[in-house]
Context: one part of a larger RNA
C1' cells in the first nucleotide's frame, strides 16, 4: 500500500422501519436434485443454477439408447473411366437400402459442357476432451462513483502528493482552501420514446359547418376547423421574486407555465473482481476417433416416479359465483394468411361466401356498470382426477397434442419456523398482442392497455455500498 476488525465517525440504496400483496399449507403447470432406465442426450449449481440455454421434444428437432445398414462417406472442391439426366414399374425390407424390366436427355462455336454413376487419390467429418490454452459474447459487485496519468514537490525505498481538508450534491457534481498545476477513462449532456404548444401536409385517416342519399351508418359531394397520423421547430435554464450562504447551493402553498429544479421511462455499464459462465451458438490451439466416437434409416427415450426444492398458476369465496342486458383501449400479426357476413351444429368446428399485400378489409376486449337469483354451506364456492362421446392439424396424436360437450366431481375455509416484490399511473387487478409455430402441452417469455391504492416517523437495528480515520501476530 492494500485486506480485514462482534474499531470509530460521516452518508446512501424497498436497506430495515411505515404499509400493500404474495411464497411457506392444497390441487395442477414447469425446471431442478434424487431414484428408476436399453436410454431417461449435455450444459447451468449461494447471491450470480432452478418456466435457465429451449423464442415451441409425437417423426424431425435430437446430440441419448436398442436394432438394421453405409465407408471418400450426408454436403462441397479438383482428376481417369462408363453412362447419359429423367420417366414408369416388379421383387425383397420396419424405412434406410438391396436387385431387376420398359423407355429414354439437354446446349454446342463440334474442341467441350451441363447432368448423373462410379474405382483410386488428395481434402471429409465428430454436439468427442480440456471454458484451468483462448477469441467472442455473458453475468455480478453496480449506472455503485469511483480508477488512474503527465509535469513537479516530499521520501534512502516501497510509495505519497493531486484524490485529502470545510461546505455541497444523484454524482471526484459543483465551491473555497491547499506543493501541487493540468488531463484521461467514468458521472452529467449530447441519442430515443413520452408530457403541451405551434408550422406544414390532409390518404386509406377526421367531421364542425353546408349539402345530399338512406331504416341506419363520413354512406358521398365536400371541408382542414377538430381528432389524428409523422416531418420540422418551440419550451425548463434554479431563467425571474423572497429568505439564508463567502460561493457553490438549499429552502418557499412564490410567480408564470402544459411540465420545476435530473419532469417520467429506455438506451447507454470506468480500471477490475469472481482462473464466474459458454469449446453445446460461432470461431479457434493442442489431444482423441477414423468400416468409427463419422453418417443414413426405424422404433424408442429426452414426457418414467417412494420422494426433496425453487418458480408460477388455479382457488378456499358473498368486494363473490352463475344467468340475462349493455359501454369503453393501445400495442402489434396477416396472402401457403387474417377473415365480415350466411347457412349447420349445443360447442370445439365445417361448408359457402365476401373483402384485404391493408391509417381501407380483417384478428378485436375483459374487469367495471344495470337486473335477477344464491344466503355462509365444503356450499349454484373449488375445479384435480376419471368414464364416454366428438372437432382439429398432421404421413401418424397408443406410449406422447390442443380443444369441445355431457356425467364425474378430489384435496382446499387463508397456510410454521421463515422468506419475496413493490414509493406513483407504481403496487394490486383485468383482458389483449406478438414471436417460435403444421398442431401444441403458454399458467412460460416479451410487450401493450383498462381500472387504481396505501405508506414512509425516522437511520437504533438487519443486508449490501461509497469516503475518512484507527488497530493487526494478515498479504
Nucleotide at each position: 500500500u492494500g485486506a480485514c476488525g462482534g474499531g470509530g465517525g460521516c452518508c446512501c440504496g424497498c436497506a430495515c422501519a411505515a404499509g400493500c400483496g404474495g411464497a411457506g399449507g392444497a390441487g395442477c403447470a414447469u425446471g431442478u436434485g434424487g431414484u428408476u432406465u436399453a436410454a431417461u442426450u449435455c450444459g447451468a449449481u449461494g447471491a450470480u443454477a432452478c418456466g435457465c440455454g429451449a423464442g415451441g421434444a409425437a417423426c424431425c428437432u435430437u446430440a441419448c439408447c436398442a436394432g438394421g445398414g453405409c465407408u471418400u462417406g450426408a454436403a462441397a472442391g479438383u482428376u481417369a473411366g462408363c453412362g447419359u439426366c429423367g420417366g414408369a414399374u416388379g421383387c425383397u425390407g420396419a424405412a434406410a437400402g438391396g436387385u431387376g424390366u420398359c423407355u429414354u436427355c439437354c446446349c454446342c462455336u463440334c474442341g467441350g459442357g451441363g447432368c448423373g454413376c462410379g474405382a483410386a487419390a488428395c481434402u471429409a467429418g465428430g454436439u468427442g476432451c480440456u471454458g484451468c490454452a483462448u477469441g467472442g459474447c455473458u453475468g455480478u459487485c453496480g449506472u455503485c462513483a469511483g480508477c488512474u496519468c503527465g509535469u513537479g514537490c516530499c521520501g534512502u525505498g516501497a510509495g505519497g502528493u493531486g484524490u485529502u481538508g470545510g461546505g455541497u450534491u444523484a454524482a471526484g457534481u459543483c465551491c473555497c482552501g491547499c506543493a501541487a498545476c493540468g488531463a484521461g477513462c467514468g458521472c452529467a449532456a449530447c441519442c430515443c420514446c413520452u408530457a403541451u404548444u405551434c408550422u406544414u401536409a390532409g390518404u386509406u385517416g377526421c367531421c364542425a359547418g353546408c349539402a345530399u342519399a338512406u331504416a341506419a351508418u363520413g354512406g358521398u359531394g365536400g371541408g382542414g376547423a377538430c381528432u389524428c397520423u409523422a416531418a420540422g421547430a418551440a419550451a425548463a435554464c434554479u431563467g425571474c421574486c423572497c429568505g439564508c450562504g463567502c460561493a457553490a447551493g438549499c429552502g418557499g402553498u412564490g410567480a408564470g407555465g402544459a411540465a420545476g429544479g435530473u419532469g417520467g421511462g429506455g438506451a447507454u455499464g470506468a480500471c477490475g473482481u469472481c482462473a464466474a459462465g459458454u469449446c453445446a451458438g460461432c470461431a479457434c490451439g493442442g489431444c482423441c476417433c477414423u468400416u468409427a466416437c463419422g453418417u443414413c434409416c426405424u422404433g424408442g427415450g429426452c414426457u418414467a416416479c417412494a420422494c426433496a426444492c425453487g418458480u408460477g398458476c388455479u382457488a378456499c369465496a358473498a368486494u363473490g359465483g352463475c344467468g340475462a342486458c349493455u359501454a369503453c383501449a393501445g400495442u402489434g400479426g396477416g396472402u401457403u394468411g387474417c377473415u365480415a357476413c350466411c347457412u349447420g351444429g349445443c360447442a370445439a368446428c365445417a361448408g359457402g361466401a365476401u373483402g384485404c399485400u391493408a391509417a381501407u378489409c380483417u384478428c378485436u376486449a375483459a374487469a367495471a356498470g344495470u337486473c335477477g337469483u344464491c344466503u355462509c354451506a365444503g356450499u349454484u364456492c373449488g375445479g384435480a382426477u376419471u368414464g364416454a362421446g366428438g372437432u382439429c392439424u398432421g404421413c401418424a396424436a397408443c406410449u406422447c397434442g390442443a380443444c369441445c360437450u355431457c356425467a364425474u366431481g378430489a384435496a382446499g375455509c387463508u397456510g410454521g419456523a421463515u422468506u419475496c416484490g413493490c414509493u406513483a399511473g407504481u403496487a394490486a387487478u383485468c383482458g389483449g398482442a406478438a414471436a417460435u409455430c403444421a398442431g401444441c402441452a403458454a399458467u412460460g417469455u416479451u410487450c401493450c392497455g383498462g381500472u387504481g391504492a396505501a405508506u414512509a416517523c425516522g437511520u437504533u437495528c438487519c443486508c449490501g455500498g461509497g469516503c475518512c480515520u484507527u488497530g493487526u501476530a494478515c498479504a